A computed fold for a 1547-nucleotide RNA from an Erysipelotrichaceae bacterium, annotated as small-subunit ribosomal RNA. The source organism's lineage runs through Bacteria, Bacillati, Bacillota, Erysipelotrichales and Erysipelotrichaceae. The coordinates come from a structure-prediction model, not an experiment, and the mean pLDDT is 82.

RNA sequence: CAAAUGGAGAGUUUGAUCCUGGCUCAGGAUAAACGCUGGCGGCGUGCCUAAUACAUGCAAGUCGAACGGAGUUUUGACUGAAGAAGAAGUGUUUACAUGGAAUCUGAUUUUAAAACUUAGUGGCGAACGGGUGAGUAAUGCAUAAGUAACCUACCUAUAAGGACUGGGAUAACGUUUGGAAACGAACGCUAAUACCGGAUAAGUAAUAAGAAGGCAUCUUCAUAUUAUUAAAGGUUAGAAACACAAAUAGAUGGGCUUAUGUUGUAUUAGCUAGUUGGUGAGGUAACUGCUCACCAAGGCGAUGAUACAUAGCCGGCCUGAGAGGGUGAUCGGCCACAUUGGGACUGAGACACGGCCCAAACUCCUACGGGAGGCAGCAGUAGGGAAUUUUCGGCAAUGGGGGAAACCCUGACCGAGCAACGCCGCGUGUGCGAUGAAGGUCUUCGGAUCGUAAAGCACUGUUGUAAAGGAAGAAUAGCCAUAUUAGAAAUAUGGUCUGACGGUACUUUAUCAGAAAGCCACGGCUAACUACGUGCCAGCAGCCGCGGUAAUACGUAGGUGGCGAGCGUUAUCCGGAAUUAUUGGGCGUAAAGGGUGCGUAGGCGGCAUGUUAAGUUUGUGGUGAAAGCGUGGGGCUCAACCCCAUUAAGCCACAGAUACUGGCAAGCUAGAGUGCAGAAGAGGGUAGUGGAAUUCCAUGUGUAGCGGUAAAAUGCGUAGAUAUAUGGAGGAACACCAGUGGCGAAGGCGGCUACCUGGUCUGUAACUGACGCUCAGGCACGAAAGCGUGGGGAGCAAAUAGGAUUAGAUACCCUAGUAGUCCACGCCGUAAACGUUGAAUACUAAGUGUUGGAGAAAUUCAGUGCUGCAGUUAACGCAAUAAGUAUUCCGCCUGUGGAGUAUGCACGCAAGUGUGAAACAUAAAGGAAUUGACGGGGGCCCGCACAAGCGGUGGAGUAUGUGGUUUAAUUCGAAGCAACGCGAAGAACCUUACCAGGCCUUGACAUCCCUUGCAAAAGCAUAGAGAUAUGCCAGAGGUUAUCAAGGUGACAGGUGGUGCAUGGUUGUCGUCAGCUCGUGUCGUGAGAUGUUGGGUUAAGUCCCGCAACGAGCGCAACCCCUAUCUUUAGUUACCAUCAUUUAGUUGGGGACUCUAGAGAGACUGCCGGUGAUAAGCCGGAGGAAGGUGGGGAUGAGGUCAAAUCAUCAUGCCCCUUAUGGCCUGGGCUACACACGUACUACAAUGGCUACUACAGCGAGCAGCUAGUCAGCGAUGACACGCAAAUCUCACAAAGGUAGUCUCAGUUCGGAUCGAAGUCUGCAACUCGACUUCGUGAAGCAGGAAUCGCUAGUAAUCGCAGAUCAGAAUGCUGCGGUGAAUACGUUCUCGGGCCUUGUACACACCGCCCGUCAAACCAUGAGAGUUGGUAAUGCCCGAAGCCGGUGGCCUAACCGUAAGGAAGGAGCCGUCGAAGGUAGGAUCGAUGAUUGGGGUUAAGUCGUAACAAGGUAUCCCUACGGGAACGUGGGGAUGGAUCACCUCCUUU
Repeated sequence: CAAAUGGAGAGUUUGAUCCUGGCUCAGGAUAAACGCUGGCGGCGUGCCUAAUACAUGCAAGUCGAACGGAGUUUUGACUGAAGAAGAAGUGUUUACAUGGAAUCUGAUUUUAAAACUUAGUGGCGAACGGGUGAGUAAUGCAUAAGUAACCUACCUAUAAGGACUGGGAUAACGUUUGGAAACGAACGCUAAUACCGGAUAAGUAAUAAGAAGGCAUCUUCAUAUUAUUAAAGGUUAGAAACACAAAUAGAUGGGCUUAUGUUGUAUUAGCUAGUUGGUGAGGUAACUGCUCACCAAGGCGAUGAUACAUAGCCGGCCUGAGAGGGUGAUCGGCCACAUUGGGACUGAGACACGGCCCAAACUCCUACGGGAGGCAGCAGUAGGGAAUUUUCGGCAAUGGGGGAAACCCUGACCGAGCAACGCCGCGUGUGCGAUGAAGGUCUUCGGAUCGUAAAGCACUGUUGUAAAGGAAGAAUAGCCAUAUUAGAAAUAUGGUCUGACGGUACUUUAUCAGAAAGCCACGGCUAACUACGUGCCAGCAGCCGCGGUAAUACGUAGGUGGCGAGCGUUAUCCGGAAUUAUUGGGCGUAAAGGGUGCGUAGGCGGCAUGUUAAGUUUGUGGUGAAAGCGUGGGGCUCAACCCCAUUAAGCCACAGAUACUGGCAAGCUAGAGUGCAGAAGAGGGUAGUGGAAUUCCAUGUGUAGCGGUAAAAUGCGUAGAUAUAUGGAGGAACACCAGUGGCGAAGGCGGCUACCUGGUCUGUAACUGACGCUCAGGCACGAAAGCGUGGGGAGCAAAUAGGAUUAGAUACCCUAGUAGUCCACGCCGUAAACGUUGAAUACUAAGUGUUGGAGAAAUUCAGUGCUGCAGUUAACGCAAUAAGUAUUCCGCCUGUGGAGUAUGCACGCAAGUGUGAAACAUAAAGGAAUUGACGGGGGCCCGCACAAGCGGUGGAGUAUGUGGUUUAAUUCGAAGCAACGCGAAGAACCUUACCAGGCCUUGACAUCCCUUGCAAAAGCAUAGAGAUAUGCCAGAGGUUAUCAAGGUGACAGGUGGUGCAUGGUUGUCGUCAGCUCGUGUCGUGAGAUGUUGGGUUAAGUCCCGCAACGAGCGCAACCCCUAUCUUUAGUUACCAUCAUUUAGUUGGGGACUCUAGAGAGACUGCCGGUGAUAAGCCGGAGGAAGGUGGGGAUGAGGUCAAAUCAUCAUGCCCCUUAUGGCCUGGGCUACACACGUACUACAAUGGCUACUACAGCGAGCAGCUAGUCAGCGAUGACACGCAAAUCUCACAAAGGUAGUCUCAGUUCGGAUCGAAGUCUGCAACUCGACUUCGUGAAGCAGGAAUCGCUAGUAAUCGCAGAUCAGAAUGCUGCGGUGAAUACGUUCUCGGGCCUUGUACACACCGCCCGUCAAACCAUGAGAGUUGGUAAUGCCCGAAGCCGGUGGCCUAACCGUAAGGAAGGAGCCGUCGAAGGUAGGAUCGAUGAUUGGGGUUAAGUCGUAACAAGGUAUCCCUACGGGAACGUGGGGAUGGAUCACCUCCUUU
């Protein structure tokens, strides 16, 4: 110097978009726990649950220098048990016995001294230290003050001041004695720094007067008088020091008081009786209702009292950019508590954790009489729990208590132990090393990857192991010495002494790569992918979600990513979340403006002056404990950790400033109001009155119907209706005028007249002078329905009845009809009470209607509409009548459902209204807009779509396909259109895939390997159903084996599965006119524009216009066939002319037909009209053909998980002596039935017989077959021609001519059956076609319904071909004959474009509502049952303080004594804990039964809503109904469509 530096988002609602909005994730943190794993060290931390119960040990003692004792030891003196040794003497056996003096050792006794120990008296301490957080929402805590209302042991100073004199007891101890024990009792003795009297003293108190100060009571100083109050000694040779007493002051520690701050609930609104205040007294260290007596009636409360719930508070800690939010472990401050409740004693201090008394619960001991106890101290135990340590060491350090001191005590503390519980640090090696080893995994089989990773080679030694050395923490006190000094005091210096941790940290040496890596994840968010297994199972999941046979999402493996001695999970808090928004949100449609007004408290408030200084602001001072955070330094090798310095908000006080806000004073007129002059009006109330219409009654006329509907019926009517005319009765509503016109606060208000009455507007500027705005509670008004009482009742009309409709119809429609609708009075208080838009004020472009004023006019004021700029909005939209820009005040919102429900309370006669949750469930719910799709929405247009026609199908018989049934099998596929004469352009065997039986197993077929080598095949024979087996004959080809047989295994094979794994192919919408892109522009965006519009077309065809300009795929055209002509070429085709022939037969011709090459032709080109001078359309001419000439091929982008794994190909799965292969026989051909598609008919427009005419497309050698002969015929025999414009199939038929039949089940019709044949073929039984003869069924024109066709078409007639040995009524082609009709687009179906609504997007075959049934979940009610909490009334009343006290007891003082003073126990009283009792309050738990709610792939009934949802929907209300719901009354548009009115835009 600095004390700062600070802000990220993502996933999930949709087909997509923007917004709103919730849910979820990524971060950090923890006194944590759990799972897997675990090498070391440092520093921290460690019962969050049961303030549950506790065994055992320890946690508060100390002082012998206060005291009397007791004890031990030592020393001196005394005593002298016992022992050692043994003199003199004596005896004799002369080396033995006896003897016992002096001496020594010395037990014991007594006494003195010293040292030590100590039960008791006494002093100090035990109120600290340590623990816990139960209680406590304020007797607490934090911050800042006050105490002039107080206390303070030990300590310091004054201070070198005081300490004088007497006395009586009592423990211990002794004796006796009670008790099991705990513990006592009586008598006797003794001491003090224990206790007591007297003296003295400053002091204290009172009184008196004085001075100074202050803040009212008062304080200080000095004086006087009165009253009252002290002491203790021990140690030492002595002194000093210590101890004692009183006082003043200080320091320290407390007590009390005040202000501010300190959680939630109003579904707690009233609380309070010592309560609030006063006077007096008592009490306290001290103030005070602290206590008492009396007096007064106060005190607190929407600025939240009281009650309930929860909670120790703070420094701090976590998070956050901050503001905030959460939290209150460890450390520190305060408080409270010590088993529960109460109480006092002692003391300076306690109402006392390890003291006392009492009550209660519990535990223990007991001799049953009675006692003892309190770990929320340190360890530890049990229990509870997901969960939290050693019954350790030491007072060495720091601190505390005692002591003069040594020293003693100290579970405070210092250390160690246990635990990855947290933070920090270190390590598990380092370098080189490619044959990219082995092995694993994957693989497209080539390779890739683990991977320089390993091995191998060379190093290092942190840590570990072993050994050696080895701290700092220690400074003291004490003792010794020295210096100084009067001094051995005090002080200073030096020495000595003291370590639990610990032989620890650390250092050195040696030694070995040796002993040390896991956990989670890998679909997105979110870094990281493959294989196998599994098959909506097992499982995963924080959210979205994954799993139903190819799972990067489950499990395993390989690989990869992240972190790393840890990693994940769970729980909790903050963040992200601007998702409670002060910073920093909103309320037209998403959640959200109160139905409207008046108005109280409150909030806010015009212009100018002065004053004040509350807010505001500046400076200074005090405080803000330490620790922590931040910053700068420093110490442990670094870091964590520790040390030093420094910094803040807030609060208080003082002194300034005065712009703004506030207070006060006195003014102003622009806000507001009053006056005066005018104006309009369905504003309100009361009374009266009018005409039209409906209904009813009476009468007349009149006759058979009326009425009603989509159509009907119920109903009314011959007893005379309806209709019509006249008269009358009664109630309700007021046509036209009438208008996005008027009035009102809103609800609302409509004939006319009168009366009463509210508000508004304009003009004027005389008056008041901020009187204003908003408004919680409060008060008033408040549609319709509904309720009460009494009237009234014409019409209408819930309910109800009947008739219809319908599957049903508790509805829609119809006929009736009661409450009600009307009036009076009183309730109710709600609506889509809506402009879904609170009130007030100011400002911000224009244009154009309309209502009421003013003005001569321009114009202006007040309303009411529309268009529109800026701006705003998520968008839609709003836009001077704001949803713009601002200010003030009020109300309201915070995901969806549960639910406007439950419960409580208030209101109401009731219906119900107001207030108004939670559990639980869920990942969305929602708004606006976009693109589609859809609509029983609209507009335009097209199509054999309808209509107009013709002919069919549906009825019969047969054929054929399908379903169903049957079967050993009836193989498989195709399924609305778009499956069903379809795959199949052809099942007797084969085909064939199916079934039965018999056989084969490297295989019928492909590749590779080994061995063998002359046979195999064909032919013949035998057995067999055959496959096959055996034999004979024969001798191609080959020997380089390419061939064959046998063997081995890799593999072959599969019409097995999956068309929802696929390719390819195909169908369909649809030959419909559409589908897109680039650039630009618009929109936040999805997207839009282009592509819409006006015309036109077959057409997104073309023209014009246009923020679009262009382009692509489609349309059209280009291609083929056909219609006309020209030209070229003429064989097998043709034949006019010339010859010729039976015959284009031949010559010839190249004209014609025809063939097949090349060309021409048609383009709205020409004319007229019309249209916009366009595109085009209409008509006409010419032309073979006229407006794409006719037909074909050609099928955009897409849709249908459309069809096909059985054409083929193919992934994966499955079978492998079989799901493969071979063979025989059977089946695909079945048959009560149903459907589709065809054929033939039902006849005279016909059948039959005879004669007769005219095509085209095609096919042909294992073929077509002329011709001749045979046969009634199918066909057969012989046989020409032709690989084809040459020959053959091949006579076309309908038609024409003639005849016959004559309306009938027939000379119609031909099924069926019988018989006999033909052909093909190994083979016609199941199961072929054809021929002849015979037989002769149904059927007499087809119900509902339905199909095709618009011209060479329909209809009708025949012909050919493919497949094929044979086998079409099918299919594909071909030609012959050859119509009718189309007004037109209302309707049906399909499609295209534009527009509209939508709750659909799997897209209407959509979505979706409610009852009922089932399972599960939470919850309400409930006869009750049970427990807790806090109070209240009454009863009882322990301990104890206080008060009283006759009698009793008592050492000190007084008194000679008696006695007194004073005290004690006892007793009584007030208060008083626990307890008892009574009725209530409140909060839980539980409860037969019961109510609704929620959830749950495939239950039942309906179809209420979304489209005009098929009765538009919704709101309030009433009634009704299985259910959604229906109906009545009033209201809203958040209703489609059409028409009209009004307004607006453009011109």